[in-house]
Context: one part of a larger RNA
RNA sequence: GGAUGAACGCUGGCGGCGUGCUUAACACAUGCAAGUCGAACGAUUGAAGCUGGAGCUUGCUCCGGCCGAUUUAGUGGCGGACGGGUGAGUAACGCGUGGGUAACCUGCCUCAUACAGGGGGAUAGCAGUUGGAAACGACUGCUAAUACCGCAUAAGCCCACAGGUCGGCAUCGACCAGAGGGAAAAGGAGCAAUCCGCUUUGAGAUGGCCUCGCGUCCGAUUAGCUAGUUGGUGAGGUAACGGCCCACCAAGGCGACGAUCGGUAGCCGGACUGAGAGGUUGAACGGCCACAUUGGGACUGAGACACGGCCCAGACUCCUACGGGAGGCAGCAGUGGGGAAUAUUGCACAAUGGGGGAAACCCUGAUGCAGCGACGCCGCGUGGAGGAAGAAGGUCUUCGGAUUGUAAGCUCCUGUUGUUGAGGAAGAUAAUGACGGUACUCAACAAGGAAGUGACGGCUAACUACGUGCCAGCAGCCGCGGUAAAACGUAGGUCACAAGCGUUGUCC
Numbered sequence: 001g002g003a004u005g006a007a008c009g010c011u012g013g014c015g016g017c018g019u020g021c022u023u024a025a026c027a028c029a030u031g032c033a034a035g036u037c038g039a040a041c042g043a044u045u046g047a048a049g050c051u052g053g054a055g056c057u058u059g060c061u062c063c064g065g066c067c068g069a070u071u072u073a074g075u076g077g078c079g080g081a082c083g084g085g086u087g088a089g090u091a092a093c094g095c096g097u098g099g100g101u102a103a104c105c106u107g108c109c110u111c112a113u114a115c116a117g118g119g120g121g122a123u124a125g126c127a128g129u130u131g132g133a134a135a136c137g138a139c140u141g142c143u144a145a146u147a148c149c150g151c152a153u154a155a156g157c158c159c160a161c162a163g164g165u166c167g168g169c170a171u172c173g174a175c176c177a178g179a180g181g182g183a184a185a186a187g188g189a190g191c192a193a194u195c196c197g198c199u200u201u202g203a204g205a206u207g208g209c210c211u212c213g214c215g216u217c218c219g220a221u222u223a224g225c226u227a228g229u230u231g232g233u234g235a236g237g238u239a240a241c242g243g244c245c246c247a248c249c250a251a252g253g254c255g256a257c258g259a260u261c262g263g264u265a266g267c268c269g270g271a272c273u274g275a276g277a278g279g280u281u282g283a284a285c286g287g288c289c290a291c292a293u294u295g296g297g298a299c300u301g302a303g304a305c306a307c308g309g310c311c312c313a314g315a316c317u318c319c320u321a322c323g324g325g326a327g328g329c330a331g332c333a334g335u336g337g338g339g340a341a342u343a344u345u346g347c348a349c350a351a352u353g354g355g356g357g358a359a360a361c362c363c364u365g366a367u368g369c370a371g372c373g374a375c376g377c378c379g380c381g382u383g384g385a386g387g388a389a390g391a392a393g394g395u396c397u398u399c400g401g402a403u404u405g406u407a408a409g410c411u412c413c414u415g416u417u418g419u420u421g422a423g424g425a426a427g428a429u430a431a432u433g434a435c436g437g438u439a440c441u442c443a444a445c446a447a448g449g450a451a452g453u454g455a456c457g458g459c460u461a462a463c464u465a466c467g468u469g470c471c472a473g474c475a476g477c478c479g480c481g482g483u484a485a486a487a488c489g490u491a492g493g494u495c496a497c498a499a500g501c502g503u504u505g506u507c508c
Stems, first nucleotide, its partner, number of pairs: 001508004006504005013380006019373002021338001026336003030333003035078003040075002043072001049066008085291003094216007104208002109204004114199001117151001119149002126141006157182003161178001163176005187196003217263003224254003229251006236244001266288004270281004293314005316327004344370001346369003352366001353364004383413004393404004417449001418445006427435001452497005457478003463492005473480002
């Protein structure tokens, strides 16, 4: 000198774009953050209309039927594995980079293939009985489905055989034909056309698992470490390879090219700095990983060992009728606490995207916006021109004057900004705008409302006076201060930067 997620002191006019718990992965009141589908299903609510009857005040009330807009607790489907947060753990195939899979999976989507025949038994809701303070149940009876289960069919598929062709990368791979065994399906909407779905198989796309080469901090005042340990055979398990797990067998495996142990740490694209080499760093944005009160476990599912799912154990908080229950902000706001320090319990789904739905639409603290903070960067302003009686005042003075200083007053002008009024977008396509009567434009008004901070001994641009008297104090280093201090304090002046300036921390 540059940089900063900064803080502190003094000061503070505006706008745009960014950015804002670096500390306690501390504890959390309250609200919201993941639902949706009635065109899967039985029920439920029942507007309007039509209609039958009764009362009569003759156009109203009541009772019943048909149709059924609409409504939703439950069954069922899809989605809650995305999006959002945090960096505790992790020195690791975690990440980065480049390969491998002849050892793998992939819902929704796209293209193609072949089909959907005929049956069955339940169950929630509901009704009844009943337990409990509650959370939540128990029993009996009834009912539906795109819920569940047999049977049939099988172009292809799977299993174990056996034949051929081609190929290779060791185990083998691809294709063709054969006989045996095995496994499918669901309907809904519509007058219909048709559409949306269901089942099988193949290919693709997307996403993911696994594996390998290389790279990835400090310490030797850590030198030996290791029994599922290293390998083999077999069995199990997995989507799949594998001590992944198990039985048996062998005695191996790693290590000064630093094993093991200890400490520290999420990694990267990038960012800062530097002429570069390099050093430092990993906030925001993007990719990957890990975690969700602590530890463990599985279930469901195409996908989780699942932040707003389940079970168990621990700590904590809350309710309780003491028998038992409920909870998890490292989602968005917000509270307490910690701290030098970090924001609103805001608006909207209008846009972009996501989930569900045939759609209308619903949900979306993702997101878009607004609010707060000079926290950062950038831009603008705080007036311009003229103007010497060089006014007054201040300061200094050799008392002559010098300086503040064209500075002010004064004259003329302008309207960036500001205030008021009027108009008023793009962002959206036929419609739909939170932002927002915002940006912007026009008119009127009036220089009116808008400058500080630090320094002035040398380094280092900028000096005098007074006060103080090794005191009070200053200080980045050298050093100032003990009676003439350009170094302390104040004033005037000057210098530097400027809505900032200075200090402190950290990095180069």